[in-house]
Context: one part of a larger RNA
Parts: sequence; C1' cells; structure tokens
RNA sequence: CUGGGCGUAAAGCGCGCGUAGGCGGCCUGAUAAGUUGGAUGUGAAAGCCCUGGGCUCAACCUAGGAACUGCAUUCAAAACUGUCAGGCUAGAGUAUGGUAGAGGAUAGUGGAAUUUCCGGUGUAGCGGUGAAAUGCGUAGAUAUUCGGAGGAACACCAGUGGCGUAGGCGCCUAACUGGACGGGAACUGACGCUGAGGCUCGAAAGCGUGGGGAGCAAACAGGAUUAGAUACCCUGGUAGUCCACGCCCUAAACGAUGUCAACUAGACGUUGGGUUCUUGUCCCUUUAGUGUCGAAGCUAACGCGUUAAGUUGACCGCCUGGGGAGUACGGCCGCAAGGUUGAAACUC
Repeated sequence: CUGGGCGUAAAGCGCGCGUAGGCGGCCUGAUAAGUUGGAUGUGAAAGCCCUGGGCUCAACCUAGGAACUGCAUUCAAAACUGUCAGGCUAGAGUAUGGUAGAGGAUAGUGGAAUUUCCGGUGUAGCGGUGAAAUGCGUAGAUAUUCGGAGGAACACCAGUGGCGUAGGCGCCUAACUGGACGGGAACUGACGCUGAGGCUCGAAAGCGUGGGGAGCAAACAGGAUUAGAUACCCUGGUAGUCCACGCCCUAAACGAUGUCAACUAGACGUUGGGUUCUUGUCCCUUUAGUGUCGAAGCUAACGCGUUAAGUUGACCGCCUGGGGAGUACGGCCGCAAGGUUGAAACUC
C1' cells in the first nucleotide's frame, strides 16, 4: 500500500452553507500530458533462476542463457482520462401564470381557565390522603355572584395530517419574508455532486444585564410514611420557567440509518397537485411527500424491502477488545459552569 466494516455488536459529525481538493452529461474537431505498442541506449560484476562443465559426490568453483518487471530518447496509435475550440439539452438553474402549509420574524387583538383584590349573599368548616397531619378559616374561609388587576398557555378542530436542513413550529388578524410542489413549455447552456479546514444555525438546563412573575416548581421548610427516609405522598415555597439584548453549544440532537445520483415485482391507505366529465360516498392519472404489508435480494438474527439495511457509482465523516476514560496533561474556546481536541501507566 491492498484487504474489513459503521440500524441494534466498536463505528454517520446535531443540521446546513461553502473554500481547497476529489469526482463529473451528450456530439464534433484538434492536441498528445496520462495511456498503449515498436525500436535504440542503459539497467556494473557477483548473487537468485535455467542449462552445461570441473573437484570420486556434495557444499564449492566455473561457462553460457534468462531475468533485472525500471529509466531515457525516438517513431507510431488516438478508444478512454486530461487540455483547447465549437455545438447540444435529458443534469442544474432563471422567468411566467397557479397550489397547499403550526416555515420564520414583527406588531396588535380575543375568549376559557388558574391566582389575587374590592363589594354582595351566606355559615362552620375547607383542603388534603391509602389513612392522616402540617396548612387555610368566626379578624368570616370554602361555596356562590358583580366588577377590577396581572401573567402564562392557547381546549375542541387535531389526523402514523401539514411545514421546516436540523433544533423545532399550533387561538385570531395585519403588513414583511424563506422554501417546496405541480402546469405549460420561454430562456441560460454542464453553470453540477461532495466537501478537509472555515462559517451560520442549534431543544432543555445554565450564565450576564435590565424587566416581569399568574400557574408550576429544583433548592429549602414543615407534615406523614418508615427500622431509618437527606425519597416516593401531602402543605408551603425561592431560583427558574416568560420578555429584550448578549453568552453557552450540549442531548437517547434517534430513523440509534451521512449527502447526491442511477437501476430493481406488487398491494392497500393518506396529504398536496394535474386531467376528464355524468358533480358523485366519484373515477382516472402521474408526480412531490407521508404510512402499512410484502416479490426478488440483503441480513448473525431481528428485520429492511422504490422513503432499502437491495444492485451500483461519487465524495466526506467515523470504527479497530473491556476497564482505566471521554479521564489526565497540553492547546483552543468560555464570565463561569464547562465544551472541544484527547493519551498513557496499570489491569482483565
């Protein structure tokens, strides 16, 4: 160097954008760097290998051949790769008139409910549990009713339904804005794929500054339970949860399945689009999703199965026995918490 792998055994970066690099559609012409063939030179000798010869054999010695898979020069070939030139439209993209959507961010509005405050009615309990107690209540609670305040979340619709690269997104309205899909076919003409470094985004918790604080609730306090109970249960309750700005950058960040492309039986749902009419509980169709079951095939099995874990190609990432250890040390990042990169001794 080659050779094996990555759903669950070790192993797909949390997701994207993109630099270098790697790889790259169809046709024609040129070139000849890669590629292929011939010739010439060189590739020391010895050794290895083959065939002979000499020591009685052998080791050993000796002669010839082959080999030295390479390099240089030169002549030729032109399919493929490269380069140059010209063209094409099937990849990719732009424009056009449409479709669906909790996609994003900003502002405003709404009702139900909880809590609390004021007033009314009203009287002795309420609350809570397996049972209780702590707690609240004659200073009038709970219940009920009128009104006010404030914060947070948006029942039903709701759906293996939709949208988003992932994290994620759900009352309603408005203006702003990203992407997807499909119809005709107008335009550009390979503009593409992947992507080491790099950069952006990235749940929850946590941090900084300033607000806000209804409910819930780490910590904490009390009551129970218990042998004990630093818990599970109950009564309270502070950070936090919410908003703005700035950090943090991690998750079972999961489909435990990288991205892109091509090919390979079907059947049944569902979302969106298109066509046709008899407008019906339609039908047909194809593509873009999203599910279930399954041919072949694959798999250690489970299972996967056109949304592949099938058959192939391009590029990246990662794995190499368990523990020590995602630790130590160092570097980088961070306000910190810590993150990232990441060993060894020793041991089985």